[in-house]
Annotation
A computed fold for a 114-nucleotide RNA from Segetibacter sp. 3557_3, annotated as SAM riboswitch aptamer (S box leader).
């Protein structure tokens, strides 16, 4: 790169180099940004996929496995640290109309397969 599963209204920034872009592409939209974007370094932090302790269900008893579920925890691998994944697009429902809702879809992360 492709697949499969999950989750995605929370939450958590300072400092230094950079100098003019960013919000993953397009479109329309709101937005952030010389009161210093992007990136790149440092420190700090959020969060809990994986992970680690405990308890407990299930697999016919008990170990061990394996699934799962609560509680805790953060030493490690990754994510993350403006705004719901910034909104919206296709579909449903309502509706005069817009706004609020729902699914999809595509995108991000994990953990996994070949």
């Nucleotide at each position: 790169c492709a697949c499969u599963u999950a989750u995605u209204c929370a939450g958590a920034a300072a400092g230094g180099c950079g100098g003019a872009g960013g919000g993953u592409c397009a479109u329309g939209g709101c937005c952030c940004u010389g009161u210093g974007a992007a990136g790149c370094c440092u420190u700090g932090g959020c969060a809990a996929c994986c992970c680690u302790u405990a308890a407990g269900a299930u697999g016919u008893a008990c170990u061990c496995c394996a699934u799962u579920u609560u509680a805790a925890g953060a030493a490690g691998g990754u994510g993350c640290c403006a705004a719901c994944u910034c909104c919206a697009u296709c579909c449903c429902g309502a509706g005069u109309a817009a706004a609020a809702g729902g699914g999809a879809a595509a995108a991000a992360u994990a953990a996994g397969u070949c």